c-di-GMP-I riboswitch aptamer, 89 nucleotides, folded computationally.
């Protein structure tokens, strides 16, 4: 260096919900607290979910004509990219 993984080992993170606080919100921070996790590290590069705000569209049929844009949030949604610890081989 490559692969494979909670078998060991030292540890590492931290889900719902609670309390505070920031935000129009999607959330995000702190502290508790612990479903879970071999990258649950970091990044918003490509989706997927989601929010705001302008906008289309909102009986039905024909003909024509148009047919979305901005800006956030989520990486414990998924891929991608960089970096790491330990065991085997």
């Nucleotide at each position: 260096g490559u692969u494979u993984g909670a078998c060991a080992u030292g540890g590492c993170c931290a889900a719902a919900c609670c309390u505070g606080u920031c935000g129009u919100g999607a959330g995000g921070c702190a502290g508790g607290g612990a479903c879970g996790g071999a990258a649950a590290g970091c990044c918003a590069c490509g989706g997927g979910u989601c929010u705001u705000c302008u906008g289309c569209u909102c009986a039905c049929a024909u003909a024509u004509c148009c047919g979305a844009g901005a800006a956030g949030a989520u990486c414990g949604c998924c891929g991608a990219g960089c970096u790491g610890c330990u065991a085997a081989a």
It matches the Rfam family "c-di-GMP-I riboswitch aptamer". Gene Ontology term of the family: cyclic-di-GMP binding.